The RNA shown here (transfer RNA) has 73 nucleotides and comes from a Phycisphaerae bacterium. The source organism's lineage runs through Bacteria, Pseudomonadati, Planctomycetota and Phycisphaerae.
[in-house]
RNA sequence: GGGCGUGUAGCUCAAUGGCUAGAGCACUCGCCUUACAAGCGAGGGGUUCCCGGUUCGAGUCCGGGCAUGCCCA
Numbered sequence: 001g002g003g004c005g006u007g008u009a010g011c012u013c014a015a016u017g018g019c020u021a022g023a024g025c026a027c028u029c030g031c032c033u034u035a036c037a038a039g040c041g042a043g044g045g046g047u048u049c050c051c052g053g054u055u056c057g058a059g060u061c062c063g064g065g066c067a068u069g070c071c072c073a
Base pairs, nucleotide, nucleotide: 001072002071003070004069005068006067007066010025011024012023013022018056027043028042029041030040031039049065050064051063052062053061
């Protein structure tokens, strides 16, 4: 330099172009316990990488970037 893939909560990942983007773990609080862990309940937490485009409507489709992984040179 070229090809292919990935980018969504702190982490790992869901979400057919259509209601207010969710889950597990983690975190906070409560219950439980002599106490801790485990367990149970509740809660907080989002620029869906960025800029444009298409569309009535974009996390999703298209273009260009950026970051990152693999392969080729």